[in-house]
């Protein structure tokens, strides 16, 4: 100086308000009461690594995408099973501006969200005190 591998830690947000009432219960009865965070109306959230014609900084740098490009998670199935490796499935973005250039910026409008449960769920339980992309530090062999 570089680095194989090791060891620790840390790694997900979100239904305010309000409308119906499927069904349940109380009464002779009219009728009353409970009753979707799922359905309407409306609210709210956006993991990770690149990419970033843009912003801050003397400068090193540092900030900038749910929807571009991949990973993760999850399902399915194969290798006898677990671990592990494979292969398959697995959401979403457009006008207009500027400007050499724009799917990342300015403006509007717009769409997306696994599996099970349960009145049909991106927000509620639940598998999960689990896994993990990957950060963060901290030892360091050959060379």
């Nucleotide at each position: 100086a570089a680095g194989a591998u090791c060891c620790u830690u840390c790694a997900g947000g979100g239904c305010a308000g309000g409308g119906u009432g499927c069904g349940g219960c109380c009464g002779u009865g009219u009728g009353g009461c409970c009753a979707a965070u799922u359905c309407c109306c409306g609210a709210c959230c956006g993991g990770u690594g690149g990419u970033g014609a843009g912003g801050g900084g003397u400068a090193a740098c540092c900030c900038a995408a749910g929807u571009c490009c991949a990973c993760g998670a999850g399902c399915u199935u194969a290798g006898u099973u677990u671990a592990c490796u494979g292969a398959g499935c697995u959401g979403a973005u457009c006008u207009g501006g500027u400007g050499c250039g724009a799917g990342u910026c300015c403006a509007g409008a717009a769409c997306c969200g696994a599996c099970g449960g349960u009145a049909a769920a991106g927000u509620c339980c639940g598998g999960a005190u689990g896994g993990g992309a990957g950060a963060a530090g901290g030892a360091g062999a050959c060379u």
Molecule: FMN riboswitch aptamer (RFN element)
Organism: Bacillota bacterium